[in-house]
Predicted 3D model of a 682-nucleotide part of an RNA (large-subunit ribosomal RNA, domain II) from Chloroflexi bacterium HGW-Chloroflexi-6. Lineage of the source: Bacteria > Bacillati > Chloroflexota. The prediction has a mean pLDDT of 86.
Context: one part of a larger RNA
RNA sequence: GCCUGCGAGUUAAUCUCAGUGGCGAGGUUAAGGAAGUGACAUCCGAAGCCGUAGCGAAAGCGAGUCUGAAUAGGGCGCAUAGUCGCUGGGAUUAGGCCCGAAACCUGGUGAGCUACCCAUGGGCAGGGUGAAGCGAGUCUAAACGCUCGUGGAGGCCCGAACCUACUAAUGUUGCAAAAUUAGGGGAUGACCUGUGGGUAGAGGUGAUAUGCCAAUCGAACUAGGAGAUAGCUGGUUCUCCCCGAAAUAGCUUUAGGGCUAGCGUCAUGCGUUUAGUACUGGAGGUACAGCACUGAAUGGGCUAAGGGGCUUACAGCUUGCUGAACCCAAUCAAACUCGGAAUGCCAGUACUCCAUAGCAUGGCAGUCGGACUCCGGGAGAUGAGUUUCGGGGUCAAAAGGGAAACAGCCCAGACCAUCGGCUAAGGUCCUCAAAUCUAUGCUAAGUGGGAAACGAGGUGAGGUUACUCGAACAACCAGGAGGUUGGCUUAGAAGCAGCCACCCUUUAAAAAGUGCGUAAUAGCUUACUGGUCUAGUGACCUUGCGCGGAAAACUUAACGGGGCUAAGCAUAGUACCGAAGCCAUGGAUCUCAGCGCAAGCUGGGGUGGUAGGGGAGCGUUCCAUCAGCAGUGAAGGUCGACCGUAAGGACGGCUGGAGCGGAUGGAAGUGAGAAUGCAGGC
Numbered sequence: 001g002c003c004u005g006c007g008a009g010u011u012a013a014u015c016u017c018a019g020u021g022g023c024g025a026g027g028u029u030a031a032g033g034a035a036g037u038g039a040c041a042u043c044c045g046a047a048g049c050c051g052u053a054g055c056g057a058a059a060g061c062g063a064g065u066c067u068g069a070a071u072a073g074g075g076c077g078c079a080u081a082g083u084c085g086c087u088g089g090g091a092u093u094a095g096g097c098c099c100g101a102a103a104c105c106u107g108g109u110g111a112g113c114u115a116c117c118c119a120u121g122g123g124c125a126g127g128g129u130g131a132a133g134c135g136a137g138u139c140u141a142a143a144c145g146c147u148c149g150u151g152g153a154g155g156c157c158c159g160a161a162c163c164u165a166c167u168a169a170u171g172u173u174g175c176a177a178a179a180u181u182a183g184g185g186g187a188u189g190a191c192c193u194g195u196g197g198g199u200a201g202a203g204g205u206g207a208u209a210u211g212c213c214a215a216u217c218g219a220a221c222u223a224g225g226a227g228a229u230a231g232c233u234g235g236u237u238c239u240c241c242c243c244g245a246a247a248u249a250g251c252u253u254u255a256g257g258g259c260u261a262g263c264g265u266c267a268u269g270c271g272u273u274u275a276g277u278a279c280u281g282g283a284g285g286u287a288c289a290g291c292a293c294u295g296a297a298u299g300g301g302c303u304a305a306g307g308g309g310c311u312u313a314c315a316g317c318u319u320g321c322u323g324a325a326c327c328c329a330a331u332c333a334a335a336c337u338c339g340g341a342a343u344g345c346c347a348g349u350a351c352u353c354c355a356u357a358g359c360a361u362g363g364c365a366g367u368c369g370g371a372c373u374c375c376g377g378g379a380g381a382u383g384a385g386u387u388u389c390g391g392g393g394u395c396a397a398a399a400g401g402g403a404a405a406c407a408g409c410c411c412a413g414a415c416c417a418u419c420g421g422c423u424a425a426g427g428u429c430c431u432c433a434a435a436u437c438u439a440u441g442c443u444a445a446g447u448g449g450g451a452a453a454c455g456a457g458g459u460g461a462g463g464u465u466a467c468u469c470g471a472a473c474a475a476c477c478a479g480g481a482g483g484u485u486g487g488c489u490u491a492g493a494a495g496c497a498g499c500c501a502c503c504c505u506u507u508a509a510a511a512a513g514u515g516c517g518u519a520a521u522a523g524c525u526u527a528c529u530g531g532u533c534u535a536g537u538g539a540c541c542u543u544g545c546g547c548g549g550a551a552a553a554c555u556u557a558a559c560g561g562g563g564c565u566a567a568g569c570a571u572a573g574u575a576c577c578g579a580a581g582c583c584a585u586g587g588a589u590c591u592c593a594g595c596g597c598a599a600g601c602u603g604g605g606g607u608g609g610u611a612g613g614g615g616a617g618c619g620u621u622c623c624a625u626c627a628g629c630a631g632u633g634a635a636g637g638u639c640g641a642c643c644g645u646a647a648g649g650a651c652g653g654c655u656g657g658a659g660c661g662g663a664u665g666g667a668a669g670u671g672a673g674a675a676u677g678c679a680g681g682c
Base pairs, nucleotide, nucleotide: 001682002681003680004679005678006677011094012093013092014091015090016089017088018087019086020085021084022083023082026050027049028048032044033043034042054061055060064076065075066074067073097235098234100232104225105224106223107222108221109220115199116198117197118196119195120194121193122192123191124189126158127157128156129154133150134149135148136147137146138145162186163185164184166183167182168181169180170179201217203213204212205211210219238617239616240615241614242613243612248261249260250259251258252257262367263366264364265363266362267361268360269359270358272355273357275352276351277350278349279348280347281346282345288339289337290336294333295332296331298329299328300327301326305322306321307319308318309317310316370395371394372393373392374391375390376389377388378387379386400411401410402409415587416586417585418584420583421582422581426577427576428575429562430561431560435574437573438572439571440570441569442568448564454548455547458545459544460543461542462541463540464539465538466537467536475532476531477530478529479528481505482504483503486500487499488498511526515524516523588607589606590605591604592603593602594601595600618671620668621667622666623665624664625663626662628660629659636655637654638653639652640651642649643648
């Protein structure tokens, strides 16, 4: 891991509701007893319990009573239905659906492992070093000292046994639940070790590591209390039909748990009260707007006041500074409003609508972690697949089609069947069902098929304005002069360093000079003019589509791909494809209405579904009753194209070799895929 078997809402008492039955102003027995017995059943037994009267704290009164001064008002009552069984839903008390702690307590068992201690034994190859002491010599007055010898100390040295465990590798379903290999440390000591004994869990022992106390130690093991408790996790077994939530509020030592309400379901009652739309009547201060209030805030005007200056006893004069109030213009506001919607909300009337709408009472729940998306706000950085409210939707609990793929987006809500039809979103070159459709434009960037400020003679459309056949714009040819080198300045300043002025003349036209240039001149050039040429030329605004701006990490990789100049974009149109939508045909089931004694028929409507509520069934084991089957083959096994909406049920063959099913009713150890489930097998 698979297979087989086992494996979880039970039982008792009490309360409550529903169904059903007995009796009924009553209902009912309990313990016990009688007879009898296989066990029930039967018959006695009203002690008690519930009901028949309530109100009051009570005395008490009584269809009333309490409060009260009250005959008032008000509260609770009265105008009658209960009770005892059975079955089922729920509650309470019990282990109370099942499995699961970490722990706590009580009594015992452990020091044959290990820690420390006591008693008594044992062990430590070999080699090295050479303390004290002692002796001799030397020295000395004597010593000290020195030298040589002797000696054999030491938690001394090297190193086996023995003990240890510092490093590495191997091992890590091992040789081994701690080892092996190669090295390392101690090795006469606080050494190692045998045997016997001691200390016990609220404890012992400990050269403290919270170590060790039998592979277990921040408190051993074992039995019991005990099915401890578990607001936590997991699991909870057949089928079909009807309806179908919530993830909110309040309170909570409460926040992943509860209680009540909200939302679901079932029963009973009321009977359109519901909802939508229209009209009518209301309340209200949002969006927007506004500046009349409260504030904010810009420019200008005017002015009180202040500052500076003059003057000074006071006064006064003045100002290029500041400037309240006021006036003009233009603004801003969640906690501003002179105004003020659309929606929404409340109510009335009418209409529509037959939908399992609404309301009430009662039984039973589940839900209290929500998610994204669009709209209106707050928080945040007008960040987040962020967070927090309000309104709508979807998912949750929803399959189908589209968005390449994609809970929450778009379309659309799957009872079943059909090799029938029509559509939605979205599409119609191929992948891939359907237009290489029609018409008119745009785009040249593969833009389409990712992105901003900003930039640009890209290109289309519209508009304003200027010049222009009295010849414009561009180009080419020619002119572009004189007073004069204007004056000043300056070394110089001659159109062109700088300052001032910017006149006059000749002209078709020509600046006291547009730029380059020179030391200064010179030179080139422009404005301006003529000619050649010939028809549009320039400036600006709005707008469509494009361009640049544009750099990332495994692989093209920012159309799903091929590929496309339309198969891109815009506008208009026609056709087609396209879903479990709608229609058609047949069938199932629920519900409402009509008809019918009933069976049923006809017509309308429904039938996605988690938690959950309700309904109807299938099957297993056993019991009772009835009628049966079976060696001419029971159960079980196995194969088969049968029947039923399903759980399931027949029939036939083979196998098997002794019991078995059917109908009706009853009772449950009653249905397995999951619980790191339990046992066995492989």